[in-house]
Molecule: RNase P RNA; transfer RNA
Organism: marine sediment metagenome
RNA sequence: AGGGCCAGGGAGACGCGAGCGUCUUCGGCCGAAAGUCGAAGCCGUUCGAGGAAAGUCCGGACUCCACAGGGCAGGCCACUGAGGAAAGCUCAGCGGGGGCGACCUCGGGAAAGUGCCACAGAGAACAGACCGCCGAUGGCGAGCCUCUUCGAGGCUCGCACAGGCAAGGGUGAAACGGUGGUGUAAGAGACCACCAGCGGUCCGGGCGACCGGACCGGCUUGGCAAACCCUGGCCGGAGCAAGGCCGAAUAGGAAGGCAAUGGAGGGUGACCCGCUCGAUGCCUUCGGGUAGGCCGCAUAGAUGGAUGUCUCCUCUUGACAGAAUCCGGCUUAUCGGUCCUCUCU
RNA sequence: GGGCCGUUAGCUCAAUUGGCAGAGCAAGGGACUCUUAAUCCCUAGGUUGGAGGUUCGAUUCCUCCACGGCUCACCA
Numbered sequence: 001a002g003g004g005c006c007a008g009g010g011a012g013a014c015g016c017g018a019g020c021g022u023c024u025u026c027g028g029c030c031g032a033a034a035g036u037c038g039a040a041g042c043c044g045u046u047c048g049a050g051g052a053a054a055g056u057c058c059g060g061a062c063u064c065c066a067c068a069g070g071g072c073a074g075g076c077c078a079c080u081g082a083g084g085a086a087a088g089c090u091c092a093g094c095g096g097g098g099g100c101g102a103c104c105u106c107g108g109g110a111a112a113g114u115g116c117c118a119c120a121g122a123g124a125a126c127a128g129a130c131c132g133c134c135g136a137u138g139g140c141g142a143g144c145c146u147c148u149u150c151g152a153g154g155c156u157c158g159c160a161c162a163g164g165c166a167a168g169g170g171u172g173a174a175a176c177g178g179u180g181g182u183g184u185a186a187g188a189g190a191c192c193a194c195c196a197g198c199g200g201u202c203c204g205g206g207c208g209a210c211c212g213g214a215c216c217g218g219c220u221u222g223g224c225a226a227a228c229c230c231u232g233g234c235c236g237g238a239g240c241a242a243g244g245c246c247g248a249a250u251a252g253g254a255a256g257g258c259a260a261u262g263g264a265g266g267g268u269g270a271c272c273c274g275c276u277c278g279a280u281g282c283c284u285u286c287g288g289g290u291a292g293g294c295c296g297c298a299u300a301g302a303u304g305g306a307u308g309u310c311u312c313c314u315c316u317u318g319a320c321a322g323a324a325u326c327c328g329g330c331u332u333a334u335c336g337g338u339c340c341u342c343u344c345u
Numbered sequence: 346g347g348g349c350c351g352u353u354a355g356c357u358c359a360a361u362u363g364g365c366a367g368a369g370c371a372a373g374g375g376a377c378u379c380u381u382a383a384u385c386c387c388u389a390g391g392u393u394g395g396a397g398g399u400u401c402g403a404u405u406c407c408u409c410c411a412c413g414g415c416u417c418a419c420c421a
Stems, first nucleotide, its partner, number of pairs: 001341006008314007016048006023041007050320001054331002057329005062239004074235005079093005094107005108230002113228002115224003130169002132165003137162002139159009177195006196220001198217008243295004253286007265277004315318001346420002348415005355370004364401001372388005394410005
């Protein structure tokens, strides 16, 4: 540095939840018994949190809704090979970066297009000239020389006006290949040699990503896609409070029957009379939904939700933390102990 | 249990193609006034919830955590 395992141990007592069994009681089926089913109780026996049960970050199973088929939009993923139901999964490898090293980390496309690159700086994308260098050529000025004068020509020097340059300085995260030479007025891939890098063709190795080599080309191509986007692939939506079954009372609904304007029924009131409001009321059956129950639901497993408490012994004195549909992953938290392999000093 | 949002100064909120974090109220000081209030001027106050990453550069983009809310008007 990488990886694996354990997560205090033992004994006893009292409890909690679930399954099974014996017995007792009650209820249903039945004429009764027997048998069977359900519920409750006692006893016995067996089982009863984790490596993360967590976060709900991915992927599925399962269920309902939608759906002829296909697409748009939107979301996610992205080197190669293998495994896997799939995955922001695992293993092995390739390439870039970091580390002396074991090893860690990152991963399509920036040469399809669009966009952004603040401040600083001359210039920020096929750019640019502040300081600087030059001023060969042209311009202006001075001196000297030649020619027969006006004047013309030549040489030298100066100015830095036109202009040339991008080597150096400086700015910045980033300045349009690097070193050396040729060349020039000064310079520059302008040219040359070597190196780095890019593209193309070919050869060899590898399943492949890719690696090695030869030749050619233009002399060189900035960064950002966890910006839009392009390419390739995947995805219908919602989630067990999904969803399914059974199913009261009250209030709605439907059908049938009955009673009712000569008073059904309501209010007042302990009740009756009375007073008053007054057109619906009562019964039966059916159906939907609710409360509730069962399933979904698991070799832990509920639907007020169990896994606990106490005593003793012992050691290295014990961390993070507790299921709620299930499974495969990732991430995060974790006192410590132990094992294997490897690296450095 | 499932699902969905939010976190910026003491409080309430802004901040978009990523480029100096602002406003109102509150706080402190000063002016005005006999004094206070009101008004005016000035000032301080920020790890943008935390950590890591992408980028020259992160409140903003990505990942992981923490806290809070959705109170029956998120889902029975």